[in-house]
RNA sequence: GCAGGCAUAGUAUAGCGGUAACACGUGAGCUUCCCAAGCUCGAAUCGAGGGUUCGAUUCCCUCUGCCUGCA
Numbered sequence: 001g002c003a004g005g006c007a008u009a010g011u012a013u014a015g016c017g018g019u020a021a022c023a024c025g026u027g028a029g030c031u032u033c034c035c036a037a038g039c040u041c042g043a044a045u046c047g048a049g050g051g052u053u054c055g056a057u058u059c060c061c062u063c064u065g066c067c068u069g070c071a
Base pairs, nucleotide, nucleotide: 001070002069003068004067005066006065007064010024011023013021018054026042027041028040029039030038047063048062049061050060051059
């Protein structure tokens, strides 16, 4: 230099056009003599900018970052 892949909550991941989800973590409450464990409820997320569409996390383009291959 060229090509491909990935980017989703604090962490690790699912979701591939129609209200974004699970686990761990975290906050509050219940339980307990206390702690741990358990139960209930909650907060927090689609890398940035554009395009297509009635509607984009999803499809297209560019950029940024990371990974891989070729030279």